RNAcentral holds the full RNA, with entries from ENA. Predicted 3D model of a 270-nucleotide part of an RNA (large-subunit ribosomal RNA, domain VI) from a Bacteroidota bacterium. The coordinates come from a structure-prediction model, not an experiment, and the mean pLDDT is 87. It matches the Rfam family "Bacterial large subunit ribosomal RNA". The family is grouped with related families in Rfam's "LSU clan". The source organism's lineage runs through Bacteria, Pseudomonadati and Bacteroidota.

[in-house]
Context: one part of a larger RNA
RNA sequence: CGAAGGAUACUUGAGAAGAGUCACUUCUAGUACGAGAGGACCGAAGUGAACGUACCUCUAGUGUACCAAUUGUCACGCCAGUGGCAUCGUUGGGUAGCUAUGUACGGAUGUGAUAAGCGCUGAAAGCAUCUAAGUGCGAAGCACACUUCAAGAUUAGGUAUCCCUGGCGCAUUAGCGCCACUAAAGACUCCUUGGAGAUGACAAGGUUAAUAGGCUGCAGAUGCAAGUUCUGUGAAGAAUUAAGUCGAGCAGUACUAAUAAGUCGUGAGA
Numbered sequence: 001c002g003a004a005g006g007a008u009a010c011u012u013g014a015g016a017a018g019a020g021u022c023a024c025u026u027c028u029a030g031u032a033c034g035a036g037a038g039g040a041c042c043g044a045a046g047u048g049a050a051c052g053u054a055c056c057u058c059u060a061g062u063g064u065a066c067c068a069a070u071u072g073u074c075a076c077g078c079c080a081g082u083g084g085c086a087u088c089g090u091u092g093g094g095u096a097g098c099u100a101u102g103u104a105c106g107g108a109u110g111u112g113a114u115a116a117g118c119g120c121u122g123a124a125a126g127c128a129u130c131u132a133a134g135u136g137c138g139a140a141g142c143a144c145a146c147u148u149c150a151a152g153a154u155u156a157g158g159u160a161u162c163c164c165u166g167g168c169g170c171a172u173u174a175g176c177g178c179c180a181c182u183a184a185a186g187a188c189u190c191c192u193u194g195g196a197g198a199u200g201a202c203a204a205g206g207u208u209a210a211u212a213g214g215c216u217g218c219a220g221a222u223g224c225a226a227g228u229u230c231u232g233u234g235a236a237g238a239a240u241u242a243a244g245u246c247g248a249g250c251a252g253u254a255c256u257a258a259u260a261a262g263u264c265g266u267g268a269g270a
Stems, first nucleotide, its partner, number of pairs: 001152001005163007015149004021049007033038001051106005059100004066093005071086006110144003117137004164269001165180006181267001186264004190206005211257003214253005220246003227240005
């Protein structure tokens, strides 16, 4: 821009893409078959491999704004307590998120038309013949069925709902011009953000508000803070104290910030 008014939702599916795998064990059955050795089809059940999708409850990893321990040195006048730098200084753990090595699930089943092949009936050709007329079965393959996208499918689809003016003149099919009024539904700018993200976009919200921050509580991490007191000559230990601190998690709460405002979109539709 189109889709013959404008919008908001929900859809149909022409078409496209994906998936489609394999192995072993048990039963049937030591059966059919075979002198024996050996050893099935068909059918049923189970266990896996690789692959794929999703997820983070468990296991494991990361987790440079979480907690603790600790070395050197510098600073805060000193002690104590802290902070800076040294690969995040090093080390031990670790929430959310993201991950796999972890967890869950998948390949199924069925229908239709077929290939090779197997047939039925059956002439040409008194026989025979699956084929010539007619007709049946038959594959991991094909079309559906399963998953995803999908009406720019210009053949531009469908459903539901919402929204939008009065007068005058000229033409009298559609219409043209003028005056006054109006600016809908809805969308966007802007702002708070993240289940989204390079930017656009998408999604959640904007006071009739829990969108983010703060605060409170909970979960969870670390592992028992500082100060004081006690014990010990002391290094230290103990009590207060399952302490203190805490990023992303889950809730609650308008304390702070989403204020105010603007723009587009018209007037019933060849």